[in-house]
Context: one part of a larger RNA
């Protein structure tokens, strides 16, 4: 490389948009690049294969034929692929209607809790643990009441719930922005799918500048435990946790399962819409779950939300260690990220 694979054995890119490229609905007409057929030319010799012959045989040699799957030219065919023209509506999109949601951004508001401050009541403990101690407290703590301040997070509702491409999103209200589903079948008429490079987004930690700082809490300090205890437990506690702007670009970024389309038994729960109807259950479309048929699978299991049956496109894998390391290059303020070997060894 071919082949075979990618839930868990090595292997799906974190996610989207999209360039090139690859692939692409139904009918009709034309063309003849691909495709197919006939004919012609060429495809050196040796070699190979087959037949026959010559050295006593064979090796070896001679001779005839075939093959030489290719290329070129020419004459045709027109189903399929491609190109051109015309048409269609089911793919795709648009419109109209009303509808759904923790979808995004900005602003405002609220209560509980926590900590702190001031004042009141009140007195000897509080706190913490397996047990303790460090710690706090007669300079009046803990507890309790009133008032005030600050920052962060939003109890119940809450759910195999909902929304979002993913990351992710939850107190309430307002504004702005975006999206999906459903119904109608009005409009466009294949406008589609995928997508190397690229661009954008991307939890937490981290970084820069400036704010903020209640809680929690790496580092750090002390107290315990222990043979030791650079830990687990306790008392404190700084970065950070929060906000604005900018950077970074990684995660068990997971469904460890790329995207699109079609097809393939059923049962059951639930969310949103529609239809029909009347308080019964029944249908349909789109989602989110559970169980299962065929089938698949090494098994576990998957099973109309496929890991089944097929097609198209992208990404990735090829024994373990060395190693996601070294070197080089690119990016970054740095931390580091991306790309990514070999020797050697089993």
């Nucleotide at each position: 490389u071919u082949g075979g694979g990618u839930u868990u054995a090595a292997a799906g890119g974190g996610u989207g948009c999209g360039u090139a490229g690859g692939c692409g609905g139904c009918c009709u007409u034309u063309u003849a690049a691909g495709u197919c057929a006939g004919c012609g030319g060429u495809g050196a010799a040796a070699g190979u294969c087959u037949g026959u012959g010559g050295c006593u045989c064979a090796a070896c040699c001679a001779u005839a034929g075939a093959a030489u799957u290719g290329c070129c030219g020419u004459u045709g065919a027109a189903a399929c692929u491609g190109g051109g023209g015309g048409g269609c509506u089911u793919g795709a999109g648009u419109a109209u209607g009303u509808u759904u949601g923790a979808g995004g951004c900005a602003g405002g508001c609220g209560g509980a809790a926590u900590g702190c401050g001031u004042g009141g009541u009140g007195u000897a403990g509080c706190g913490g643990u397996g047990a303790a101690a460090u710690g706090c407290a007669u300079a009046g703590a803990u507890a309790u009441c009133a008032c005030g301040c600050a920052g962060a997070a939003c109890c119940c509702c809450g759910a195999u719930u909902g929304c979002g491409a993913a990351g992710g999103c939850a107190g309430c209200c307002u504004g702005c922005c975006a999206a999906g589903c459903c119904a109608u079948g009005a409009c466009u008429g294949a406008c589609g799918c995928u997508g190397a490079u690229g661009c954008a987004c991307g939890a937490a930690a981290g970084c820069g500048u400036g704010g903020g700082g209640a809680u929690c809490a790496a580092a750090c300090a002390g107290g315990a435990u222990u043979a030791g205890a650079u830990a687990c437990c306790c008392u404190g506690g700084u970065a950070g946790u929060c906000c604005a702007c900018a950077c970074g670009g990684u995660a068990a970024a997971c469904g460890a399962u790329g995207g699109a389309u079609a097809c393939u038994c059923g049962c059951u729960g639930u969310u949103g819409g529609c239809g029909a109807u009347a308080u019964a259950c029944u249908g349909u479309c789109a989602g989110c779950g559970g169980c299962u048929u065929a089938g698949c699978g090494a098994a576990a299991g998957c099973g109309u939300u496929a890991a089944g049956u097929a097609u198209c496109c992208c990404a990735c894998c090829u024994g373990g260690g060395g190693a996601g390391u070294a070197c080089g290059c690119c990016g970054g303020c740095a931390a580091c990220g991306g790309u990514g070997a070999a020797a050697c060894u089993c």
Small-subunit ribosomal RNA, central domain from an uncultured bacterium, 346 nucleotides, folded computationally. The coordinates come from a structure-prediction model, not an experiment, and the mean pLDDT is 87.